[in-house]
Molecule: transfer RNA
Organism: uncultured Erysipelotrichaceae bacterium
RNA sequence: AGGGAUAUAGUUUAAUGGUAAAAUACUGGUCUCCAAAACCGUAGAUGUUGGUUCGAUUCCUACUAUCCCUG
Numbered sequence: 001a002g003g004g005a006u007a008u009a010g011u012u013u014a015a016u017g018g019u020a021a022a023a024u025a026c027u028g029g030u031c032u033c034c035a036a037a038a039c040c041g042u043a044g045a046u047g048u049u050g051g052u053u054c055g056a057u058u059c060c061u062a063c064u065a066u067c068c069c070u071g
Base pairs, nucleotide, nucleotide: 001070002069003068004067005066006065007064010024011023012022013021018054027041028040029039030038047063048062050060051059
């Protein structure tokens, strides 16, 4: 320099173009002499920009970051 892949909650993963779902962690409560475990809750996310579409996590373009391959 060229080509390819990935980017969703603090973390690990889902989601046929139709109001983004869980586990775990944090936190509140129940239980307990105290704690742990268990159970019941709260809050939290689509890398950035533009486009297509009635509607985009999903399709397309560019950029950013990471990884892989060729030379």